Predicted 3D model of a 506-nucleotide part of an RNA (small-subunit ribosomal RNA, 5' domain) from an uncultured bacterium.

[in-house]
Context: one part of a larger RNA
Parts: sequence; structure tokens; C1' cells
RNA sequence: AGUGAACGCUGGCGGCGUGCCUAACACAUGCAAGUCGAGCGAGGCUUUACAGAGUAUCGUAAAGUUUAGCGGCAAACGGGUGAGUAACACGUGGGAAACUUCCCUCAAAAUGUGGAACACCCCAGAGAAAUCUGGGUUAAUACCGCAUAAGACCACAGCUUGGCAUCAAGCAGAGGUUAAAGCAGCAAUGCGUUUUGAGAUAGUCCUGCGGCUUAUCAGCUAGUUGGCGGGGUAACGGCCCACCAAGGCUAUGACGAGUAUCCGGCCUGAAAGGGUGAACGGACACACUGGAACUGAGACACGGUCCAGACUCCUACGGGAGGCAGCAGUGGGGAAUUUUGGACAAUGGGGGAAACCCUGAUCCAGCGACGCCGCGUGGAGGACGAAGGCCUUCGGGUUGUAAACUCCUUUUAGUGGGGAAGAAUAAAUUGACGGUACCCACAGAAAAAGCCACGGCUAACUACGUGCCAGCAGCCGCGGUAAUACGUAGGUGGCGAGCGUUACUC
Repeated sequence: AGUGAACGCUGGCGGCGUGCCUAACACAUGCAAGUCGAGCGAGGCUUUACAGAGUAUCGUAAAGUUUAGCGGCAAACGGGUGAGUAACACGUGGGAAACUUCCCUCAAAAUGUGGAACACCCCAGAGAAAUCUGGGUUAAUACCGCAUAAGACCACAGCUUGGCAUCAAGCAGAGGUUAAAGCAGCAAUGCGUUUUGAGAUAGUCCUGCGGCUUAUCAGCUAGUUGGCGGGGUAACGGCCCACCAAGGCUAUGACGAGUAUCCGGCCUGAAAGGGUGAACGGACACACUGGAACUGAGACACGGUCCAGACUCCUACGGGAGGCAGCAGUGGGGAAUUUUGGACAAUGGGGGAAACCCUGAUCCAGCGACGCCGCGUGGAGGACGAAGGCCUUCGGGUUGUAAACUCCUUUUAGUGGGGAAGAAUAAAUUGACGGUACCCACAGAAAAAGCCACGGCUAACUACGUGCCAGCAGCCGCGGUAAUACGUAGGUGGCGAGCGUUACUC
């Protein structure tokens, strides 16, 4: 000098930040991922029209609304945590002639024709429930054929250009394989769908170098190291497998053990360096513990699935349900860390043609002197100096212009009145914060000061009490009857809404 601090005493206001460092301990409750009817068929409700003798509860049609279902997109983002990890995890510089990329942009070519089902629903049934079984019916941008093939892919042979060995790019040839879906609108058209190329974005892989401790760890290794062939992958590769060879790493520290997410940064320091990795930003890893795949452009998936385990809950004992390291909140642990708040108004994200819906991301508010910054607790005058306290050589000194008293001011707090920007647009509508900030008026010095120290280091001294006791103490050291060092008081010094102590770092 610093801190995500804690503890003691004290505490007026505001702004901006910040707040489980410990048990990656267990979690009641609510919310945190939905949306689309302009993909689809149904059910309910409301209204209208028609039929009907008819505002019959019925039938038909339309419109609106709503519900679950099929289907699409999203759910792989955003948010949390740091357990694991000493590793291409991270940082930085290269490489992929070894790769992928939904949505988006640009360009090219298409969008023809058929079919069978499964939910919802109805019927029957099982079960305490969770849920499930059988039969029947039905739609689609769901599923499956056929056609077409600019292009793409596969094998074949040719030419040109280039390179880095396997090769890459382009051109023309003949053969084989491979696609689609519609919706809205009166229409124009728009939005989609399929194939291909280029881009953008995002990712994956390889690699040089860099950053902990330990030799009281010295040898380690059989898919181990390499090759050939295959499998697998978006792709290279012992990634996996069969066969062959016997290699590979290591005192420039292998292997083992301990510890630990990494970085931009942050703290300190003149720098070099040392320490650190909270908040904010980037990367990684994890989601009760361990394992696995499915779907998908993307996951081996926090609020998905399956299996095993521990734990908790429900049960009719047959069987089921759950996962806060999301936001709040609870118990526990701890020296210690907040509200079961408001709003989608802004910014951003998902869905939708849009209206709009969702969003504990976010923006705000609440709590905490936890930190930084700012302001206030009054100003001027006022005595050879009140009272009281303390000291005293008893003369006085000091507290002290301090108070009283006089004259002012009203920041902040308080009351009343007015009142934003943040809101985008041509115009209108739309503000959680918030009647907040800010402005004006009013009353009244009114409502607002403590903490630590005073032997030396180190700014600041006397009295009394105590008597090696009680106690102090960072170091030196004080205390055994005159203690400036203990305790109290007066005085003084320092800092000030804080002041000290403790812990840690330089």
C1' cells in the first nucleotide's frame, strides 16, 4: 500500500460498485424454455346465419376463442459452479493437400405423380398411482414409393494448369446412384421445400514454444513404438482390429506422488520481480455418483432418455417419483456473505408473416459503512475569561471563544407543490425504476460524533488508585509504595462516519 474480509466500539445522508472464500453438503415451495392455427385433423365454449311452427339443449355452415394431440423450429444459446484436470486443458504462433457447418447472404437448377400408416378420438380392458394393453377410424410441411437430374457422388479413361510424396483445381466424354411440400392471398405476389456452388459464422483436429512442488519417486511402457491391410469417423491417426517387426520415453527429470481450472487481468514494487486468478471478459470442465447411447447441423445433453449405485418421498407392498454447482429461499457447516421483491419499459435471446407470447438473461428496487467517492453534523461575533471539572507552589493555571448570549444561514434529513430524459416512429401508442432524479416553497440550529493512542520507536502528560498483585505488551520492555508504560479521571495528539484489532499478500 492492498483485501470478496471478519471481530470490537460507534454510526446522519447520497452516488457507484460489491456480497457463501467454508459442505461440488442436503433441499420444502414458487418461478427460471417455449412458441407457431399463415403445416394438420379433432374436442369444448361464445356469436351469427340457415333449416325448422320455433332465440328446443338438436342439425348444417361461418367467425372468434380455448384445450390436448400430430408436425416444425428452439430447447447444444442464455444462466450456475470450479469438483476433476499438470493435459494440446489454457496462452501464443503456425497448419488441415485430412474436415464439418442449422439459420443467414449471393448464384444456378427444380418443386411432377402416387401410396400406406400412427397419435388425437371412439370401444373394451389392466392398475392404488405412475402409466399401459388390445381393437376401430383419420389429416398433414409427419412417413414411404415412382418420375425427372442442371448439379453432386461412385468407378472408368483423356487433356490443361499447379503443387508438398500420397495429390489438388479446371475442361470435355460415356456408365451407374441420388430430390422435393406445401401455406397465405381475389390476384399480383410473398413465405417456404429440394439439389448444387461460393461466402459468412460457428466448430473439430494436428503442431512449435510458454507457465507448480517433489529424486526421502530412477527407471517406465505390450496397443506399448513402428509397418502392411482393414474397420470406424465430418476428418487424420493404434482411435479400434488381424498380422509382422522390436521398438518408444528418460538426470534437458521419464514414471510416480502432492497441489492446482488456465488466461486477459488484479495487488504490490522505481523497475526487475513477487503474490494472486473474487467481481468484468475469453477458453475449458462439470451438472446427485458412475456408465451409455438416442435425436439432431450441433449434445454423448444442468431444468432429455436408458442402466447401475447412494439418498429422499409416495404406495392399496404389486410398484412408482425426484435431482437448486439457475433466481429467490430453508436446514447444516462456518469468523462470515442479502429479498421466497418488480418489470419485460430498455438491451439481448427463442418462436411467429405479423399481432404477440415466453425470457429469475437483463433492467431495476430491497438488505449489509463490505469498499471507493462526495456531503453534513452549522457560520460570524462573543470575557483579563461565568459555572462545573481537573491541577496547584493556594497566588493561580487549564478546559476556553469553548459555552451562555447576539446576529445570520438551511446543505442534508422533514413537510407541501411541480416534475423528467431514458421511447426507437412520418404520426399515434408504450416507463418496471417512479411521482424517483431534478426544480420551487416552508419551519427551525433545529434531527446528526465517535474511535484509538499519549515510555522510546511515534505526534501527544499530569493527578489519584494499585503495589512483581491486578494487569499491559508489535519490539525493547513496564508493575516489588512517589508507575508520563497497569486501572480511572482531567488534559493532549491522530484519524473521522468511521476508528482500532486480527488474518493474508507485496